[in-house]
Context: one part of a larger RNA
Molecule: small-subunit ribosomal RNA, central domain
Organism: uncultured prokaryote
RNA sequence: CUGGGCGUAAAGGGUCCGUAGGCGGCUUGGAAAGUUGGAUGUGAAAUCCCACAGCUUAACUGUGGAACUGCGUCCAAAACUAUCAAGCUUGAGGAUGGUAGGGGACAGUGGAACUCAAGGUGGAGCGGUGAAAUGCGUAGAGAUCUUGAGGAACUCCGGUGGCGAAAGCGACUGUCUGGGCCAUUCCUGACGCUGAGGGACGAAAGCCAGGGGAGCGAACGGGAUUAGAUACCCCGGUAGUCCUGGCCGUAAACGAUGAACACUAGGUUGGGGGGCCUUCGGGUUUCCCUUCCGUAGCUAACGCGUUAAGUGUUCCGCCUGGGGAGUAUGCGCGCAAGCGUAAAACUC
Numbered sequence: 001c002u003g004g005g006c007g008u009a010a011a012g013g014g015u016c017c018g019u020a021g022g023c024g025g026c027u028u029g030g031a032a033a034g035u036u037g038g039a040u041g042u043g044a045a046a047u048c049c050c051a052c053a054g055c056u057u058a059a060c061u062g063u064g065g066a067a068c069u070g071c072g073u074c075c076a077a078a079a080c081u082a083u084c085a086a087g088c089u090u091g092a093g094g095a096u097g098g099u100a101g102g103g104g105a106c107a108g109u110g111g112a113a114c115u116c117a118a119g120g121u122g123g124a125g126c127g128g129u130g131a132a133a134u135g136c137g138u139a140g141a142g143a144u145c146u147u148g149a150g151g152a153a154c155u156c157c158g159g160u161g162g163c164g165a166a167a168g169c170g171a172c173u174g175u176c177u178g179g180g181c182c183a184u185u186c187c188u189g190a191c192g193c194u195g196a197g198g199g200a201c202g203a204a205a206g207c208c209a210g211g212g213g214a215g216c217g218a219a220c221g222g223g224a225u226u227a228g229a230u231a232c233c234c235c236g237g238u239a240g241u242c243c244u245g246g247c248c249g250u251a252a253a254c255g256a257u258g259a260a261c262a263c264u265a266g267g268u269u270g271g272g273g274g275g276c277c278u279u280c281g282g283g284u285u286u287c288c289c290u291u292c293c294g295u296a297g298c299u300a301a302c303g304c305g306u307u308a309a310g311u312g313u314u315c316c317g318c319c320u321g322g323g324g325a326g327u328a329u330g331c332g333c334g335c336a337a338g339c340g341u342a343a344a345a346c347u348c
Stems, first nucleotide, its partner, number of pairs: 004319003007302002012316001014201004021194003025088006033081002035077008049065006091191001092188003095184005103177007110154001114150008125136002162169002206247006215241002220236004258315006266293002270289008297304002321348003330341004
């Protein structure tokens, strides 16, 4: 010396489940595959290295030694890894009793607002903007009242509050259903961690079929603005947005921070549960989640800081100058849009 990295410089897979594989808690015993020591055989010669010798010297050559870091066999050791056997409970799982929650699916119900329709009152404007105009209105608009219909979203509560693996989830009720946390320490007895391939889930937009369509509104039409205005503003408005079934598989899918375990000052906010004390106001303590500040340490700095970007271990993914390019080509997937995988020439 036996690479360095991935919050913001290139780099964490969108998320989870899990196959192979890799890695794996405590105790005792066996055997001895890895491992370690010893012995022995072999490891051709030459070469390399050391000593000496021969050509006047050197190169060169000769003699002897060492070495050849390897492999085989035998003997021995048993700490560690693997293995076999037996056991343990702290990892993991289960049981019992509680508990919080917009976790998920389906069905039903509700009020406000909005639009439309019908009717009443009423009679000239309404609407819109920086200002206007397009637009609507005497065939009676806007305003206001009554009735009815329809679709979508659920004001307040609402909160760096809660739940979920992520995407995400917010009116109310019922049914079905997943996960978490706490307490007991009763059961199993390492059953664990990660996870190439693989599978499942996966916002919005988009696609297919059928429905639905109030409001909003790509495209599109018109009015303005402007030098122009394929925009920003205004009047309309189709797809879409909604539902059912099926595709798509992407995102600044972000904490721009993979998962798991252990260790390493404190203080603080909010949420959930338990123990002890209580003057019932509270005090104290413990477990889980969460917010901010901060020590050591880390960092190029910003910052991170027991929810690490600190100190370590295990496994996976990924990076290797900018452009060309997430492109071409091939292959796979898709109805398509496209997605996944993924170069090179050339150039700076």